The RNA shown here (Lysine riboswitch aptamer) has 167 nucleotides and comes from Candidatus Pullichristensenella excrementigallinarum.

[in-house]
RNA sequence: GAAUAGAGGCGCGACAAGCAUCAGUAUCCUGCGGGAGCUUCAGCAAGCGGAGAUCGCGGGGGAAAGGGAUUGUCGCCGAAACAGGGGCCUUGGCUGAAAGGCUUUUGUUGGGCGGUUGGAGAAGAUCCAGCCGACUGUCACGGCUUGCCGCCGUGGGGCGCUAUUCG
Repeated sequence: GAAUAGAGGCGCGACAAGCAUCAGUAUCCUGCGGGAGCUUCAGCAAGCGGAGAUCGCGGGGGAAAGGGAUUGUCGCCGAAACAGGGGCCUUGGCUGAAAGGCUUUUGUUGGGCGGUUGGAGAAGAUCCAGCCGACUGUCACGGCUUGCCGCCGUGGGGCGCUAUUCG
């Protein structure tokens, strides 16, 4: 230097099932009010509307997606997450914006937890990012021991650490 195999633990991620929430919401029917625009985030087109639309109130029906915890299965330990750039696809009548998904590339982050700030979200759930705090894992140095195990302190970071093999 290369290859292989491992370790951290409320460890990471994917899929499936039912469940709660979403929500008495969107939306449909109906009664009343009301009186000219509405379908949109924007433009165009095309439709609906004085045979009363959009909107508001009452009554009767009434979802879904995303997100969530649980259980099971699977893949793993840059597992994975986030941010930027490129490409493709979806949201639709078309164009753009915005949002989402896949892929590629660059950069950051050892890990989980708590607090706080901000963002996403229907949400007191949850996720993401910054900061703070201790904890944990690992290595280096120093010390407690002659030494081992173990313990303490300081510091670094996964492009790391440990083991084996090859050169």
Lineage of the source: Bacteria > Bacillati > Bacillota > Clostridia > Candidatus Pullichristensenella.
Its Rfam family is "Lysine riboswitch aptamer". Gene Ontology term of the family: lysine biosynthetic process.
RNAcentral holds the sequence, with entries from MGnify.